Predicted 3D model of an 87-nucleotide RNA (c-di-GMP-I riboswitch aptamer) from Methylovulum sp.
The sequence was found by an Rfam model in a public genome assembly.
It matches the Rfam family "c-di-GMP-I riboswitch aptamer". Gene Ontology term of the family: cyclic-di-GMP binding.
Model confidence (mean pLDDT): 85 of 100.
[in-house]
RNA sequence: ACGGCAAAACGGCAAAACCAUCGUAAAGAUGAUGAUGCAAAAUUUCCAGCCUACAGGAGCCAUUCCUAUGAUAGUGGGAUUGCCCAG
Repeated sequence: ACGGCAAAACGGCAAAACCAUCGUAAAGAUGAUGAUGCAAAAUUUCCAGCCUACAGGAGCCAUUCCUAUGAUAGUGGGAUUGCCCAG
């Protein structure tokens, strides 16, 4: 110096639920409350998956079906950055 077993400490984020607002959307986002958990639960839609369907198209006209340019980073992968580290 690197790696493993990992402990500790300073802290960080914020699930569900609920209220308000935005949104076509019982997709979801933002703020407040609140902590389920997370060592990247920090950032980023490049890839895949999941979710929604205003507009558009189809239709047997059921409001049914298709469809992402919407959304999910706390679904996974990738990319970028980062705290501590006794023995």